[in-house]
RNA sequence: AGAUAGAGGUUGCAUUUUUCAUUAGUAAGAUGACGGAUGUAUCAGGGGCAGAAGAACUCAUUCGAAAGGGAAAGAUGCCGAAAGAGUAAAGAACCUGAAGCUUUAUUCUUGGGCAUGGCGUGAAUAACGACAUGACUGUCAUCGCAGGAUGGAGAGCUAUCUGA
Numbered sequence: 001a002g003a004u005a006g007a008g009g010u011u012g013c014a015u016u017u018u019u020c021a022u023u024a025g026u027a028a029g030a031u032g033a034c035g036g037a038u039g040u041a042u043c044a045g046g047g048g049c050a051g052a053a054g055a056a057c058u059c060a061u062u063c064g065a066a067a068g069g070g071a072a073a074g075a076u077g078c079c080g081a082a083a084g085a086g087u088a089a090a091g092a093a094c095c096u097g098a099a100g101c102u103u104u105a106u107u108c109u110u111g112g113g114c115a116u117g118g119c120g121u122g123a124a125u126a127a128c129g130a131c132a133u134g135a136c137u138g139u140c141a142u143c144g145c146a147g148g149a150u151g152g153a154g155a156g157c158u159a160u161c162u163g164a
Stems, first nucleotide, its partner, number of pairs: 001162006009079001012078009029062005038050003042098005082110010111137002114134004119129003139152005
C1' cells in the first nucleotide's frame, strides 16, 4: 500500500411493509347568510377555464380527508451504517421564469448516541439541524506500576492475508 473479515450501541443506522397517534374537526365538498367583481392550492407574466343564473373574503350548519414529519412491530440491506449543508444537471405539474419538491452526480461538515440552553426548520409540546455547555461511550496516541489523566478523529480503529 492492497484485499478480506470485524467492533462501537438510553432502543446502533437506513430502506420498506403494517399499525397507531398527530396533522384536524384543519383542507376540500354541500347548503344558507353577507358581499358585489374577481378567482384559478407559492410569486410574476401569458393562455385557458369558472364567474351578475353572483367571483373572492367572512360567518353559520353539515360532511369530512391526505401528504410531509413522528412512534412501535416485522422484513431487508448494512457499520460513513447514515445525517446535514452547498453546487450542478434532469424531471413532474397548461406555458415561461423564480422559489419549493423529487432524482442523480459531486464537494464540505459530523466517531456515536444522551442531557441542558437559547436559535432555526416544522402545524407541533414530536422530530431534525448548527452552536455552546455537561457527563457518558467505542477507538487510537502520549504520560502513568496502577486506578487514571490529557489529546486526536471515521480519510479512523481491530484481526488475518498479500506485496514492497
Molecule: Lysine riboswitch aptamer
Organism: uncultured Mediterraneibacter sp.